[in-house]
Parts: sequence; C1' cells; structure tokens
RNA sequence: CCAGUCGGCCGGACAGCCGCUGCCGCAAGUGCCGAAAGGCCGCGGGGGAGGAAAGUCCGGGCUCCAUGGAAACACGGUGCCGGGUAACGCCCGGCGAGGGUGACCUUAGGGAAAGUGCCACAGAAAGCAAACCGCCCCGGAUCAGUCCGGGGUAAGGGUGAAAGGGUGGGGUAAGAGCCCACCGCGCGGACGGCAACGGACGCGGCAUGGUAAACCCCACCGGGAGCAAGACCGAAUAGGGACAGCGCGGGUCCGCAUGCAAGUGCGGCUCAGGCCAGUUUCCGGGCCAGCUGUCCGGGUGGGUUGCGCGAGGCGUCUGGCAACAGGCGUCCCAGAUGAAUGGCUGUCACGUCUGUGGUUUCGGCCACAGGCCAUACCGAACCCGGCUUACAGGCCGACUGGUUUU
RNA sequence: GCCGUCGUAGCUCAGUUGGUAGAGCGCCUGCUUUGUAUCCAGGAUGUCAGGGGUUCGAGGCCUCUCGACGGCACCA
Repeated sequence: CCAGUCGGCCGGACAGCCGCUGCCGCAAGUGCCGAAAGGCCGCGGGGGAGGAAAGUCCGGGCUCCAUGGAAACACGGUGCCGGGUAACGCCCGGCGAGGGUGACCUUAGGGAAAGUGCCACAGAAAGCAAACCGCCCCGGAUCAGUCCGGGGUAAGGGUGAAAGGGUGGGGUAAGAGCCCACCGCGCGGACGGCAACGGACGCGGCAUGGUAAACCCCACCGGGAGCAAGACCGAAUAGGGACAGCGCGGGUCCGCAUGCAAGUGCGGCUCAGGCCAGUUUCCGGGCCAGCUGUCCGGGUGGGUUGCGCGAGGCGUCUGGCAACAGGCGUCCCAGAUGAAUGGCUGUCACGUCUGUGGUUUCGGCCACAGGCCAUACCGAACCCGGCUUACAGGCCGACUGGUUUU
Repeated sequence: GCCGUCGUAGCUCAGUUGGUAGAGCGCCUGCUUUGUAUCCAGGAUGUCAGGGGUUCGAGGCCUCUCGACGGCACCA
C1' cells in the first nucleotide's frame, strides 16, 4: 500500500430571527374575566424523541378477574454444558459439528438399541435387506459360437438423496472383516475437566440407514386478559325488552310483627347443597342475592387519575476472562390527547465534481482554489430488559492474509 | 394504542399423516351457422404474497418481512 475479519461509537455543529408544547415564578403586569377558587393573555426562567421511538416476536413490572397452597391430567413453550439476570426463547464463557489459507464465522445441538408413521419417482431390492447386468462353479444341449437348469458371490456396473464401514495387501473357483495394517465406529475401566467433553490404553470384526422445525419419550417452565387494564367525578337516556346459566333447600331452634289459635312474614343461628378463571381431587378461605353473560333498543362523544425517582443516567474504584455484581460520588432528564419537540437565513465540518501543483508500486494518495447538495431509516402514547427488521454517510480500536522497502 | 383472521390461475375457491398443483366461471383455437350466441372437441394460464431455514424433497413445518380485512370507548 492492497484485500479482509471483529468490536465500539456518532448519526450534523454553531449563531441570529420567528414559532409549538408541558413545568415553575410574576413584586418585574399598577392587564382582562370572575363573588371567590381560578382561568385567559403577556413577560422571565428551565425542559422537550430514537438507535432503532418501528415490528409487536419473547420476558417482566403494574392493574383487574373474590385468588391462597399441593398433586394429577390436558394444552402450549424451551432443549449441548457451566455461569449472568427480576425474568427470558436474551447475554457471556466453553464443548461438539461444519466452513475459511487465516483473523474468524455458522449452528432449534436432548432421545432413532420405548414404540408408531413416512422414505414419492427410479431401481432387482428402501429396512425381518436384496441377485437386474456382470464374475465363478456344477450338470445338460450343441461341431462351434452359444443356450438352458441348479448353486455361490454385495468386489465391479447401473438406479437413487440414501444400497448394511473406507483404503491397501493377503486369501479364494469367484468373492466376502474371511484374515492383516491404518483410518472410522461401538464398548470398557482408569486419567484430565464442576460439566458438556477430550487425548491416550485395552477389547470387539462392525451390530442400531435417514427423518423428532412427523406423532412421540424424557427433563424443565407456564392461570387469563391487557392502560381502550383499572379507579373517581359529571352530563344525558326508556334504570326498557328477548334468550341462556346458576340460585331462591331443610330444621321438635331463637327473636320480632300479625293473629283467639293453627299458621304466615321478616331477621338470626345451624345442617346440607351450589359456585369460585383449562379440567379433576384435597386443605384453607370467600359468596349465596337476584346475579351474571349474549343480543336488540336508548343516551353521551366530557373531565381527573393511573403518568414517570426508575431492575434510572454519568464518573470512578474493587471482584470476575467475560456477561455482570458491589461500594462511593454526582445528576433529575419529554409527558402530549387529532396529539408539541419545528421553520428560515448565514458560517463551517463532512460528502461529491472540476482545475492546478506535488508524489507514486501507475491502482491511487496529499495540498490549494472554485462549484453543488443540506441530508438516510424514521417519530414517544403506561413503563422496563431483550430480540428482529430498516438505515445516506462517517469516526475509533484490535487483528489476519498478500506485496514492497529498510 | 391493543388483539385476531387471511394471502393458491383474470375472478370465486379446493388442496393433511410433506412426494410432479386442481375445480367452476372466464380466455384462445377448431367445429356448427349467412353471421353471432348456445352445444361439442381441444388448448394455454400460476415467483402457491416475498426472503431465509429444517428435510433427499416444502402450498402445508419453523422463522423474518410485506399487504388486506375484522374486533375492542363510556353510561344506564
């Protein structure tokens, strides 16, 4: 210098003028409305989108469903090992497998010797293996070429995504783990490692082909709905109708009312029963009244709250390889509701084009001058931790390969 | 803002333990007719919304993106 890998960061800056929206103050306004509380306008001060605010894909906080515990079943999700975390399908570190010369990258990666299903077409045979061509042996026919029958053979050809270890040698009628060496595979007990797993050693002649992002098995996790949740105030209407579900049960008990009495009604107590957010069972608790749900019909299109001090930001130290955790100091930093956070001008940075000069490994690079553009993806709506997707352009750091010079 | 359903030929829709994608209407050609329509015979037509993955193989399984449609206000 060229080519590349990984990580982190920014995503226009400054000034002037004019606006928008919350908060605080006005004594600096002798402002206006109002009885007041307060409101409107004005003035001053201070705050005002993002790395993804997006997709709504995971995990939580918070709220309601009257909601506590345990077990089983069903359904859904996750899936190498260890750690981090409030939690996670996220992150960090490692292992195995695959790719790259390398830096490094990818990986839904438990179980196929518990069972079931599937493997189309082609092919002789697709899962209790299998003889189409070929090779070899035997018998028969034939002058011969060759043909017929029986048997052996998975080394070769052919089909396929996949054909029951691979290469080489021996061996054989031809062949074959039939035998041997190496590689692969399986098993075993020690060793290293918390573990996934690893490198040796010994044994076995090879047995269990693939598919679980097919059913399934194993382990672990999970109640549902969502701020249009929920709470309060106010206005208006026909406090309406239909259907469905559940309940309104018992007691020689007590009290009250009524009654001449029997009795009736109300309240309490007790027993039994029913319901309680996937289903069932058990323990504990609550409710039992008219309530709940759906549809039709009617009314309103208002306000307050939830609502921003939080698993918070920044700096520094300590522990840890890291994710992260802890200590100390410091800061307060959007809160709208048809929805604010913007517009114009100037200068500059960056980018791009042209010209001149220098340099060069002839690809470019550097300096100066002039012209042009004003930027990409896109915008909070209860909040937080992640993931994914989109993105003009730029900066920094670490590393790899090649070439040249010293 | 939140939740759900769907995307297959020009239109309306089928497509199940994953194995070469179909029906009706429409379109084109031929036949018939003086001509047209009907009838009859034949034919063409697909990025299965798009990308990636699992698998020998994806319309169907998993994941990301795009698009369309629907529902959810309060009171009594």
Predicted 3D model of RNase P RNA and transfer RNA as a complex of 482 nucleotides. The coordinates come from a structure-prediction model, not an experiment, and the mean pLDDT is 76. It holds a member of the Rfam family "Bacterial RNase P class A". It is annotated as a ribozyme.